[in-house]
Context: one part of a larger RNA
RNA sequence: GGAUGAACGCUAGCGGCGGGCCUAAUACAUGCAAGUCGAGGGGCAGCACGAGUAGCAAUACUUGGUGGCGACCGGCGCACGGGUGCGUAACGCGUAUGCAACCUACCCAUAACACGGGGAUAGCCCGAAGAAAUUCGGAUUAAUACCCGAUAGUAUCACGAGAUGGCAUCUGAUUGUGAUUAAAGAUUUAUCGGUUAUGGAUGGGCAUGCGUCUGAUUAGCUAGUUGGUGAGGUAACGGCUCACCAAGGCGACGAUCAGUAGGGGUUCUGAGAGGAUGAUCCCCCACACCGGUACUGAGACACGGACCGGACUCCUACGGGAGGCAGCAGUAAGGAAUAUUGGUCAAUGGACGCAAGUCUGAACCAGCCACGCCGCGUGCAGGAAGACGGCCCUAUGGGUUGUAAACUGCUUUUGUUUGGGAAGAAACCCCUUUUGCGAAAGGGACUGACGGUACCAGACGAAUAAGCACCGGCUAACUCCGUGCCAGCAGCCGCGGUAAUACGGAGGGUGCAAGCGUUAUCC
Numbered sequence: 001g002g003a004u005g006a007a008c009g010c011u012a013g014c015g016g017c018g019g020g021c022c023u024a025a026u027a028c029a030u031g032c033a034a035g036u037c038g039a040g041g042g043g044c045a046g047c048a049c050g051a052g053u054a055g056c057a058a059u060a061c062u063u064g065g066u067g068g069c070g071a072c073c074g075g076c077g078c079a080c081g082g083g084u085g086c087g088u089a090a091c092g093c094g095u096a097u098g099c100a101a102c103c104u105a106c107c108c109a110u111a112a113c114a115c116g117g118g119g120a121u122a123g124c125c126c127g128a129a130g131a132a133a134u135u136c137g138g139a140u141u142a143a144u145a146c147c148c149g150a151u152a153g154u155a156u157c158a159c160g161a162g163a164u165g166g167c168a169u170c171u172g173a174u175u176g177u178g179a180u181u182a183a184a185g186a187u188u189u190a191u192c193g194g195u196u197a198u199g200g201a202u203g204g205g206c207a208u209g210c211g212u213c214u215g216a217u218u219a220g221c222u223a224g225u226u227g228g229u230g231a232g233g234u235a236a237c238g239g240c241u242c243a244c245c246a247a248g249g250c251g252a253c254g255a256u257c258a259g260u261a262g263g264g265g266u267u268c269u270g271a272g273a274g275g276a277u278g279a280u281c282c283c284c285c286a287c288a289c290c291g292g293u294a295c296u297g298a299g300a301c302a303c304g305g306a307c308c309g310g311a312c313u314c315c316u317a318c319g320g321g322a323g324g325c326a327g328c329a330g331u332a333a334g335g336a337a338u339a340u341u342g343g344u345c346a347a348u349g350g351a352c353g354c355a356a357g358u359c360u361g362a363a364c365c366a367g368c369c370a371c372g373c374c375g376c377g378u379g380c381a382g383g384a385a386g387a388c389g390g391c392c393c394u395a396u397g398g399g400u401u402g403u404a405a406a407c408u409g410c411u412u413u414u415g416u417u418u419g420g421g422a423a424g425a426a427a428c429c430c431c432u433u434u435u436g437c438g439a440a441a442g443g444g445a446c447u448g449a450c451g452g453u454a455c456c457a458g459a460c461g462a463a464u465a466a467g468c469a470c471c472g473g474c475u476a477a478c479u480c481c482g483u484g485c486c487a488g489c490a491g492c493c494g495c496g497g498u499a500a501u502a503c504g505g506a507g508g509g510u511g512c513a514a515g516c517g518u519u520a521u522c523c
């Protein structure tokens, strides 16, 4: 000098764009953060409509008949999105390769298929236990839930033949025989689904080379350890697991142990080499009160799922139960220190749905904070009697503050006020046309949280707006008074003991400026 997720002191007019618990991965009151589909199903608690019955009427009762729909069965989603950095020195990450050792729901393309039958169960109803959480028994019912049979190839398995290709244990065009595996319907009737197979796309899994902090005052480490055979297991290779066999494997090119740490793109600095860094944004990893375990599923060993153990908190009728903010807000605590218990699904994106739509603390916005960067303003021109006043100086003549002020003219960014007022929104949807379909084209209608915001125009009036640090040298800027090794200053050198440009005050000056200084950290 530059930089910062900064803090502290003094000060403070506005806007734009960003950023905002670095500490206790401490504990959490309250609300919200993952639902959706009635075009899968039985139904109908509540709401609305209709119908019926009673009544003069108000109204009451009945009725799944309609719109819809609580709870329930079923499907898809909940493995995304959002948070944090505890752990991890590791194939975790980065990079380059490989899988002849693999999986992939939804989506796309292609091909084929969808036949027949069955038994339950939730809900509803009845009964029982309990303070509650909830649980148990009985009867009855449905499905795109479940089960059985049929059908079956370019699928899988077994036994064979085998072109081509590959460094290769191999691959396997074509092909023979045998065995095995499937389905579901719905509605507004032209759409949405279902099953099997192949290929693609996307996402993932695994393996390998190289790179990846400090310590030798850590030198030896290792028994599933290293390899083999076989088996099991997995989507898949593999000591991944097991039985047996061999005795190996790693290490001064630093094993093992200990400490520290998420990694990268980046960011800061620097002429570069390098050093430092890993907040925000993006990619990967790990974690979800602590430890362990699997279930479901295409995918988890699963933040707002389950079970077990532990610590903690809460409820209890003492028998027993409930909970997990490292989601968004918010609270307490810790700390030098870090914000609102806000608005909207309008846009973008996601889940579900044929759709309308519903949900979405993702997201978009608003609020708070000079935390940072950038921009604007606090007026402009003239004006000398060089005014007054200075606890300003003085050789008492004057000098300086100083064109500064007053005064004259002008302007109106900003401000106040009045009026106008966006873009972000055209799709989904409806209609028409074209098209074999997918889809395309034309037309129409609806929709804005931000926000009466940005922006534009008029009026008014210099009106509403300057501080902070420093002035001995480094280092731009000097005098007077007070003090008298005192009080104090200080980044280094050093100032202060009676003429202090270094302390305190004043006048003057210098530098930055809505900031200026100090502290901390990095180059």
Stems, first nucleotide, its partner, number of pairs: 001523004006519005013376006019369002021334001026332003030329003035076003040073002043069002047067003050063005083287003092212008102204002107200007115149004125138005155180007165170001185192003213259003220250003225247008262284004267276003289310005312323004340366001342365003348362001349360004379410004389401002392399002415460006424450001429444006467512005472493003478507005488495002
A computed fold for a 523-nucleotide part of an RNA from a Sphingobacteriaceae bacterium, annotated as small-subunit ribosomal RNA, 5' domain. Lineage of the source: Bacteria > Bacteroidota > Sphingobacteriia > Sphingobacteriales > Sphingobacteriaceae. Its mean pLDDT, the model's own confidence on a scale to 100, is 86.